[in-house]
RNA sequence: AGAGUUUGAUCCUGGCUCAGAACGAACGCUGGCGGCGCGUUUUAAGCAUGCAAGUCGAACGGUAUAUGGAAGCUUGCUUCCAUAGAGAGUGGCGAACGGGUGAGUAACGCGUGGGAAACCUGCCCUUGAGCGGGGGAUAACGUUCCUAACGGGGCGCUAAUACCGCAUAAUACCGGGACCAGGCAUCUGGAUCCGGUCAAAGAUGGCCUCUAUUUAUAAGCUGUCACUUAAGGAUGAGCCUGCGGUCCAUUAGCUUGUUGGUGGGGUAAAGGCCUACCAAGGCGACGAUGGAUAGCCGGCCUGAGAGGGUGAACGGCCACACUGGGACUGAGACACGGCCCAGACUCCUACGGGAGGCAGCAGCUAAGAAUCUUCCGCGAUGGGCGAAAGCCUGACGGAGCGACGCCGCGUGGACGAGGAAGGCCGAAAGGUUGUAAAGUCCUUUUCUUAGGGAAGAAUAAAGCGAAGAGUGGAAUGCUUCGCAGAUGACAUUAACUUUGGAAUAAGCCCCGGCCAAUUACGUGCCAGCAGCCGCGGUAAUACGUAUGGGGCGAGCGUUGUUCGGAAUUAUUGGGCGUAAAGGGCGUGUAGGCGGUUUUAUAAGCCUGGUGUGAAAUCCCACAGCUCAACUGUGGAGACGCGCUGGGAACUGUAAGACUAGAGUUUAGGAGGGGAAGCUGGAAUUCCUGGUGUAGGGGUGAAAUCUGUAGAUAUCAGGAAGAACACCGAUGGCGAAGGCAAGCUUCUAGCCAUAGACUGACGCUGAGGCGCGAAAGCGUGGGGAGCGAACAGGAUUAGAUACCCUGGUAGUCCACGCUGUAAACGAUGUGCACUGGGUGUAGGAGACGUUGAGUUUUCUGUGCCGUAGCUAACGCGUUAAGUGCACCGCCUGGGGAGUAUGCUCGCAAGGGUGAAACUCAAAGGAAUUGACGGGGGCCCGCACAAGCGGUGGAGCAUGUGGUUUAAUUCGACGAUACGCGAGGAACCUUACCAGGGCUUGACAUGUACCUGGAGGCUUAAGAGAUUAAGUCGACCUUUAGGGGACGGGUACACAGGUGCUGCAUGGCUGUCGUCAGCUCGUGUCGUGAGAUGUUGGGUUAAGUCCCGCAACGAGCGCAACCCUUACUGUCUGUUACCAGCAGGUCUUCGGACGCUGGGGACUCAGAUAGAACUGCCGGUGACAAACCGGAGGAAGGUGGGGAUGACGUCAAGUCAUCAUGGCCCUUAUGUCCUGGGCUACACACGUGCUACAAUGGUCGGUACAAAGCGUUGCGAGACGGUGACGUCCUUAGCAAAUCGCAAAAAGCCGAUCUCAGUUCGGAUUGGAGUCUGAAACCCGACUCCAUGAAGUUGGAAUCGCUAGUAAUCGCGCAUCAGAAUGGCGCGGUGAAUAUGUUCCCGGGCCUUGUACACACCGCCCGUCACACCACCCGAGUUGGGGGUACCCGAAGUCGCUAGUCUAACUCCUUGGAGAGGACGGUGCCGAAGGUAUGCCUGGUAAGGGGGGUGAAGUCGUAACAAGGUA
Repeated sequence: AGAGUUUGAUCCUGGCUCAGAACGAACGCUGGCGGCGCGUUUUAAGCAUGCAAGUCGAACGGUAUAUGGAAGCUUGCUUCCAUAGAGAGUGGCGAACGGGUGAGUAACGCGUGGGAAACCUGCCCUUGAGCGGGGGAUAACGUUCCUAACGGGGCGCUAAUACCGCAUAAUACCGGGACCAGGCAUCUGGAUCCGGUCAAAGAUGGCCUCUAUUUAUAAGCUGUCACUUAAGGAUGAGCCUGCGGUCCAUUAGCUUGUUGGUGGGGUAAAGGCCUACCAAGGCGACGAUGGAUAGCCGGCCUGAGAGGGUGAACGGCCACACUGGGACUGAGACACGGCCCAGACUCCUACGGGAGGCAGCAGCUAAGAAUCUUCCGCGAUGGGCGAAAGCCUGACGGAGCGACGCCGCGUGGACGAGGAAGGCCGAAAGGUUGUAAAGUCCUUUUCUUAGGGAAGAAUAAAGCGAAGAGUGGAAUGCUUCGCAGAUGACAUUAACUUUGGAAUAAGCCCCGGCCAAUUACGUGCCAGCAGCCGCGGUAAUACGUAUGGGGCGAGCGUUGUUCGGAAUUAUUGGGCGUAAAGGGCGUGUAGGCGGUUUUAUAAGCCUGGUGUGAAAUCCCACAGCUCAACUGUGGAGACGCGCUGGGAACUGUAAGACUAGAGUUUAGGAGGGGAAGCUGGAAUUCCUGGUGUAGGGGUGAAAUCUGUAGAUAUCAGGAAGAACACCGAUGGCGAAGGCAAGCUUCUAGCCAUAGACUGACGCUGAGGCGCGAAAGCGUGGGGAGCGAACAGGAUUAGAUACCCUGGUAGUCCACGCUGUAAACGAUGUGCACUGGGUGUAGGAGACGUUGAGUUUUCUGUGCCGUAGCUAACGCGUUAAGUGCACCGCCUGGGGAGUAUGCUCGCAAGGGUGAAACUCAAAGGAAUUGACGGGGGCCCGCACAAGCGGUGGAGCAUGUGGUUUAAUUCGACGAUACGCGAGGAACCUUACCAGGGCUUGACAUGUACCUGGAGGCUUAAGAGAUUAAGUCGACCUUUAGGGGACGGGUACACAGGUGCUGCAUGGCUGUCGUCAGCUCGUGUCGUGAGAUGUUGGGUUAAGUCCCGCAACGAGCGCAACCCUUACUGUCUGUUACCAGCAGGUCUUCGGACGCUGGGGACUCAGAUAGAACUGCCGGUGACAAACCGGAGGAAGGUGGGGAUGACGUCAAGUCAUCAUGGCCCUUAUGUCCUGGGCUACACACGUGCUACAAUGGUCGGUACAAAGCGUUGCGAGACGGUGACGUCCUUAGCAAAUCGCAAAAAGCCGAUCUCAGUUCGGAUUGGAGUCUGAAACCCGACUCCAUGAAGUUGGAAUCGCUAGUAAUCGCGCAUCAGAAUGGCGCGGUGAAUAUGUUCCCGGGCCUUGUACACACCGCCCGUCACACCACCCGAGUUGGGGGUACCCGAAGUCGCUAGUCUAACUCCUUGGAGAGGACGGUGCCGAAGGUAUGCCUGGUAAGGGGGGUGAAGUCGUAACAAGGUA
């Protein structure tokens, strides 16, 4: 520091996700040790048990009891004395600390800084003064009574540092007089005078100088502690206040003690804190009130920081103690382990009544994913009490449990290659695990055995020594210092030494990308994984296992949460034309911001000093535990707040001045700016009348409609309403909406020039107010045309639409409402700055013989463009550039502009405006393709023009379907269907039935046994096969044997036309013989990409030329190759025969290449030439090229063939072959016999033959090419009607020699005469021929007989552009036989093409796109089904707070004087009084009750839409002109 994910790819926007760190965590797997920390985050739920606050006998009375002694005697009891003295009680101090928790609290509760002229403070410290003298009670205790218990009552006795008077007393308090200083309003401080009021307590150590008894004590003295009072300090509280830190405006108004004043009360203290009266205030958009949530902070986590999150542990503050209320005591509480009352709950009960409060430490129950021992000790630190010893202390110190966290250590080290075995992978070789192990040598942290053994302990009492204070009669007393001095829970401590021995100690996650690390097997969209993208449908690096590897390591992963990454709320640090986002427009309030200059000020601002910002934490340095974690010491920091000194540039404030901003006025101008009134013509419709006659109207075509009752058309007249052609524009005006005939009136704004004037008066603008298209609403008018709804007619599968005929609201006017629009420049307003060019509208100036015009400038409105900006498109002085000011708005898509609440509206509806849930995208711009019922250009037997077919018939053949034991398999639009198959009777053959074989029908190897091999015959059998017989005897040798070969046994293996063509190679089809497909370098673009390859011409062609940011190149095109057409040369047998000679035959004309010869011709084979737009003319751009012509055998690639670019269709083929994987292995292999592939209601494709006279039949007669032939072609002769056979197994021929071989159509002649025929030949019967072991299923052919359908073929559809179509025959391959098919060959030999509108296919350019699996695309809505969350909802049931009233506990305060009454007073001996207690009563007052309405949950019949879901239903709305933009 980034990465993954939207796309075919790209850039951007934008969300989602990941990598990091952290945790009081939990869960899964695993687990050796130690140190230091941490440990109910849930339910402020409930709690058994024990402990957590006592202490003081040196404050007091004093007992039980124990010991000792004495006495009495009833000899084991009583009494007394002395010593010790529990428990309880009175009294003092403490219990308000310490410990827990975070419910409440949005508050001066907390933090920070101040204030007090408005306060208190026990114990402690300092200083001053004092401590006199009395009194009456009461608990305990004794006795008695009530009670289950708790507890209570009566009588009697007693003490105090308990309680109460009196004395004394001030600088205290109260009242009064007068002075000084200061201040901030009430005032404060100091000095001073007078009057009044208020205190106290002793305990104990020591000592006897004085006094008394006199042994020693008492009084006394003295020390210490305590007590009283006053002042001061310290500490700790209480109070006030500036500032700061949550969310919601779908909470906008709140408030009556409320705001203030006066009097009074109250408090330690200011104050409506309380009360009476008076006034009517106070708070709030700078967010009051209400609601929700929450203890706050130092800090902690994260982050570069700014920030964000958090408030466990530690520390500070606050609040609370079962819930609510209340006071008492006290220095301090409205009190966690106190009291009273009410409530809920639990427990006890004798039913009358009582007891209790773990949010102290342990522990229990419940809850929960989840959080510990009912431990040890006061040894240390701290606290309470005490003079002290000491006691108490679940604070605390420790130990225990828990890998919960952080830190450290270990699980061994070295050597060790036959690189062992085993595992895994691999075809093998081998690789890997891996120096890893084993083995050898060594070490001992840890563990184990044993042993001694630190520090944490300081000091107290008592002791010793020294010093000091102030005295007294006296110091031995007191105080201080020093020395020495008991005490350890942890603890079997740490650390150390020692015994033993590698001994006791490794797991977890991951390995598709992000992200480091792979192979095999299993599974087969199953099981499963998954943080995101996504894996899994038979070769899964993604599931599971194993091997290997990577990461971390006593841990590792997962889950949850926070920050980060996220500049994804943007202060640092974002945006708003099209991605989300500019308010519809103006006016203007608050607010924000604001021109030039002078002076002053010092609020902001800058700077210095100072106080504070607790400690801990963080950071730096050093130090202590062996290191570290941890801890200590010092420093820095703490960006904040307060006080104070200084500065004056800028902002603010105050005062003054200015004119450049803004405005006023005078003189001009343009304009559909607005409102009202008046007027006009054209058109339309209607009405009246005339002319006139059969249609009119409407459409793609029609119909509805209208018309003989006279329409349409036409003429004249009249009526009505609405809108204003031409001008007219890219133009004008207005803030926007918007504004258009003409004239008049009223009225607003704008522009320019030149002066004068005011003097910052300005800009923006939350709320507010106003304007605001169309549609709509209300009332009243109006209504010609147009025209939602509606009706009818068409269209259509349907057509609630598009089209047509009608037509109501409405459109128009007046008044009122609505308040929204793609209200758009999708661009807020204002100001300033930043190159230009060119139009246009309105004005002004200058120049110009005041002409045409030129030029300068201001204001508007367009276009093009520089810089710059932008994701790109684009914007570009009219900014989307560069800045400033202010406002509005955005933060993924959907849900949703929905629900709900509030508000506006008559309604329709508008404004404001969520969440649950769901997805990983949604989106913008641009790119390349593809597509379009987009456009342009061009081509092709694509259409058209023609010729001939198919589709109808019969048959052949292939396919589908059906059938079957099997009808083997494959091929399925074009690009399957006379295709694989170039030839199924057996074989082929893969299928079926049956019969056999199992190392096999076939290959290789090993071991063993055995034998020649092989042929023939016979028997059984359907055959395979089996058995018997017979013939036959390989090479070599050391004579055992060995080799080749055959058979058998065993093992490796063979074999498979079994599956997967979607695992593959190869081959092939198709687009398409279409003209395309690409690359290098350069350039352009952020990029995908573009350019080149586009453009202008031209071509069959990306063929060529020209132009051009391109220049070149490659694969294709063309050419090179074969063939055909012409010619030359050479060669010349089997071809040829002109001339010469011969021969044979002869009708004497001649014929025959028969022979010699020939090399002329034909032909054959080689080789060469020839054609290149080369020549001429024209067109064209001086090009390429095209058109015409000449010559030529051939003319513009001459004809034909071979040749098939990058790629597409997961096209076809695992059954040609090859091949991965899977499957079968006495069978899915293999052999055999028979059957089937040949079935047959039917459907389709491809063909043949026909339907006839351009023909059939018969006779005669002519002319090919290309092939084939010894397992062959077969002449000839004879026989047969013929297929064919026979003959010698005949002639010839391994072939330019011989044969197949007859070519046919054609030509000549005859006949048939339009008919189901002398057409047509299917079908069937009979008889045969040939091949073959074998023609039944199931061959071809022949003859005789039979003689079906069919008379030119519906919709539709195919081929063909010249030696072509059509037509005619010939040959070949396969093959024993079996073509109407296939492949070739020649003969005869046309018609038509004006052309590119249309159909199909293709090429190029361009355009749109929401498509990219690419239009066979994408995609919308209803309905049906399932699930999910939500809204409404008659109701029902909780919670909360409010108001009014009722009742009213405890209690404070007030009143009262009923009862009682020790201290004090008075008179007096019993009363009275003061004061007090109880009682009564009043105000307030918690809980409770009633009523009312509000807020917020749960649940709910039913209703509603939304989301998601597999391949459901109906249509086709959108994306292309999406077929009606």